[in-house]
Context: one part of a larger RNA
RNA sequence: GCUGGCGACUUAUAGGUUAUGGCUUGGUUAAGGUAAGAAAAUACUGGAGCCACAGUGAAAGCGAGCUUGAUAAGAGCUUUAAGUCAUAAUUUAUAGACCCGAACCUGGAUGAUCUAACCAUGGCCAGUGUGAAGCUUAGGUAACACUAAGUGGAGGUACCAACCGACUGUUGUUGAAAAAACAGCGGAUGAGCUGUGGUUAGGGGUGAAAUUCCAAUCGAAUCCAGAGCUAGCUGGAUCUCCCCGAAAUGCGUUGAGGCGCAGCGGUUAAUGUUUCUUCUUAGGGGUAAAGCUACUGUUUUGGUGCGGGCUGCGAGAGCGGUACCAAAUCAAGGCAAACUCUGAAUACUAAGACGUUUAGUUAACUAGUGAGACAUUGGGGGAUAAGCUUCAGUGUCAAAAGGGAAACAGCCCAGAUUAUUGGCUAAGGCCCCUAAAUAAUUACUAAGUGAUAAAGGAGGUGGGGUUGCAUAGACAAUCAGGAGGUUUGCCCAGAAGCAGCAAUCCUUUAAAGAGUGCGUAAUAGCUCACUGUUCGAGUGAUCCUGCGCCGAAAAUGAAUGGGACUAAGUAAUUUGCCGAAGCUGUAAGAUGUUUAAACAUCGGUAGGGGAGCGUUCUACAUUAGUUUGAAGCGUUAGCGGAAGCGGGCGUGGACAAAGUAGAAGUGAGAAUGUCAGC
Numbered sequence: 001g002c003u004g005g006c007g008a009c010u011u012a013u014a015g016g017u018u019a020u021g022g023c024u025u026g027g028u029u030a031a032g033g034u035a036a037g038a039a040a041a042u043a044c045u046g047g048a049g050c051c052a053c054a055g056u057g058a059a060a061g062c063g064a065g066c067u068u069g070a071u072a073a074g075a076g077c078u079u080u081a082a083g084u085c086a087u088a089a090u091u092u093a094u095a096g097a098c099c100c101g102a103a104c105c106u107g108g109a110u111g112a113u114c115u116a117a118c119c120a121u122g123g124c125c126a127g128u129g130u131g132a133a134g135c136u137u138a139g140g141u142a143a144c145a146c147u148a149a150g151u152g153g154a155g156g157u158a159c160c161a162a163c164c165g166a167c168u169g170u171u172g173u174u175g176a177a178a179a180a181a182c183a184g185c186g187g188a189u190g191a192g193c194u195g196u197g198g199u200u201a202g203g204g205g206u207g208a209a210a211u212u213c214c215a216a217u218c219g220a221a222u223c224c225a226g227a228g229c230u231a232g233c234u235g236g237a238u239c240u241c242c243c244c245g246a247a248a249u250g251c252g253u254u255g256a257g258g259c260g261c262a263g264c265g266g267u268u269a270a271u272g273u274u275u276c277u278u279c280u281u282a283g284g285g286g287u288a289a290a291g292c293u294a295c296u297g298u299u300u301u302g303g304u305g306c307g308g309g310c311u312g313c314g315a316g317a318g319c320g321g322u323a324c325c326a327a328a329u330c331a332a333g334g335c336a337a338a339c340u341c342u343g344a345a346u347a348c349u350a351a352g353a354c355g356u357u358u359a360g361u362u363a364a365c366u367a368g369u370g371a372g373a374c375a376u377u378g379g380g381g382g383a384u385a386a387g388c389u390u391c392a393g394u395g396u397c398a399a400a401a402g403g404g405a406a407a408c409a410g411c412c413c414a415g416a417u418u419a420u421u422g423g424c425u426a427a428g429g430c431c432c433c434u435a436a437a438u439a440a441u442u443a444c445u446a447a448g449u450g451a452u453a454a455a456g457g458a459g460g461u462g463g464g465g466u467u468g469c470a471u472a473g474a475c476a477a478u479c480a481g482g483a484g485g486u487u488u489g490c491c492c493a494g495a496a497g498c499a500g501c502a503a504u505c506c507u508u509u510a511a512a513g514a515g516u517g518c519g520u521a522a523u524a525g526c527u528c529a530c531u532g533u534u535c536g537a538g539u540g541a542u543c544c545u546g547c548g549c550c551g552a553a554a555a556u557g558a559a560u561g562g563g564a565c566u567a568a569g570u571a572a573u574u575u576g577c578c579g580a581a582g583c584u585g586u587a588a589g590a591u592g593u594u595u596a597a598a599c600a601u602c603g604g605u606a607g608g609g610g611a612g613c614g615u616u617c618u619a620c621a622u623u624a625g626u627u628u629g630a631a632g633c634g635u636u637a638g639c640g641g642a643a644g645c646g647g648g649c650g651u652g653g654a655c656a657a658a659g660u661a662g663a664a665g666u667g668a669g670a671a672u673g674u675c676a677g678c
Base pairs, nucleotide, nucleotide: 001678002677003676004675005674006673011095012094013093014092015091016090017089018088019087020086021085022084023083026051027050028049032045033044034043035042055062056061065077066076067075068074098236099235101233105226106225107224108223109222110221116200117199118198119197120196121195122194123193124192125190127159128158129157130155134151135150136149137148138147139146163187164186165185167184168183169182170181171180202218204214205213211220239612240611241610242609243608244607249262250261251260252259253258263369264368265366266365267364268363269362270361271360274359276355278353279352280351281350282349283348289342290340291339296336297335298334300332301331302330303329304328307325308324309322310321311320312319313318372397373396374395375394376393377392378391379390380389381388402413403412404411417588418587419586420585422584423583424582428578429577430576431563432562433561437575439574440573441572442571443570444569450565456550457549460547461546462545463544464543465542466541467540468539469538477534479532480531481530483507484506485505488502489501490500513528517526518525589602590601591600592599593598613667615664616663617662618661619660620659625655632651633650634649635648636647638645639644
């Protein structure tokens, strides 16, 4: 892992509600007793007690009334409806209370054969080096001191085996091994290692101290017991069909993944259109917008300039100046969630009408939910970031399948009772993959734009507007001219159209700037403006707009459905067709309303309600059946809406249906379930 078995809402007592039954001239017995009897059970007794029959008041009490109160007031409760005892279901409480699951806590025991420390008594440490003190001899000294050579053999001394340890690496990691092997490594006469026996015990011991060790167990050992501890937590919870069908919100909470009340569900009654859609009528409002010389604030520019600053004159009083600030006011122009002279749409409230009709409300009983997600609209937070967060409105998903969006809970269309190789449509599509137009008309695009982003940039190209010049010849191109005073004046080393400053005139002209750009040290040179010639019809500027171009960089590989397409792209118009579990035809079933006919309805998680199937046992029952073959097992017709029922055949070798009732150890695929087999 698979297969098979086992495996989870039970039982008792006491309440609430519902259903059924008994009695109702109220209902009912409990313990106990009596009878036959082994006992249980049953029948009969037993009226104590309980509920009801009257309420009200805190109570005394009073009583169809009572209480409050000074009250003859008012108000509160009551009087007008029958209960009670069983059984069943459901729910609540108390118990282990649907099942499995802690870590813990407490008590009593068992452990120092592992290991820590200590006590007693034993054992062990090859070999080699170093050479302390002391001593001897010699030198030396007045005597010491001191020096040298020997001797000596100290040391938590050195090297290195046994022994003890465990610093590094590799292997091993379902190992040879629940800590090892191999190669190196540390200590190795010491605070050394070790045998045997003993002592210390869990709220404790022991500890050269690491929360270390106390039998592969240690921030408190192990075993048994309290104990089925508790678990607002996780997991699991077993047959079928039919009807309805949520919530993820508010308030409170030592509350936030839990509860309580409310909201939303179901069931049973009552009410009987009160609900809902649309329309009409009547309302209040202060949002969006808008506005502000209508307030409160805020704000830009300009005019006037109270007051102030700076400053001049004056001994002072004071009189002046001002390219400064600036009240107030005027003109023009803005802004506001906590501004409003104004002011919608929606929404809301009330009334009425239509509607084969969806509901609403009340009462009782009884659930789940109280983590929501995204989309869009209006806001707050954030960065007008987030598949972000938090509110409000709506929708979908959640709990919704089907068609479309290549694929794609939350987007678009549309809500699946069942069958159907019928029909029509929605969204979306119609060259091939792939059902349906290689459809029609008019334009645009040349970028494979057509999937994909901005500021910014550009004689891309289409459409429209305004305007200049133009047969008295425009625009472009060609040829020619483009001069003189003058090198204008200043400045400068120089400044001559062309470093810079000032001025920018006059003349000759068809025209020609005291000069548009290049250039020179300065000149020179080239060029432009401007003019003429040739040519012969349009040519410039600017604004709006359609579709394109550049801007355009990401990590495995085309990545936008693909192929491919110049339409099979884009914009507009038109006619067809395809396309879903939608609608509809045909056939069938169920639920509700209902006399019937008929009409409506039948997606569904949590959850509620209803109706059934099957298993074991009991009663009827000494049942029908059965060795001419029971149960069980295997296989296979047939039947039923499902759980299931069931004929035949084979096997098997002794029990055992169906029916009507009753009682439950009553249904498995999941629980890191459990036992067995493989």

Predicted 3D model of a 678-nucleotide part of an RNA (large-subunit ribosomal RNA, domain II) from Scyphosphaera apsteinii. RNAcentral holds the full RNA, with entries from ENA. Taxonomically the source falls in Scyphosphaera (Eukaryota, Haptista, Coccosphaerales, Pontosphaeraceae). The prediction has a mean pLDDT of 84.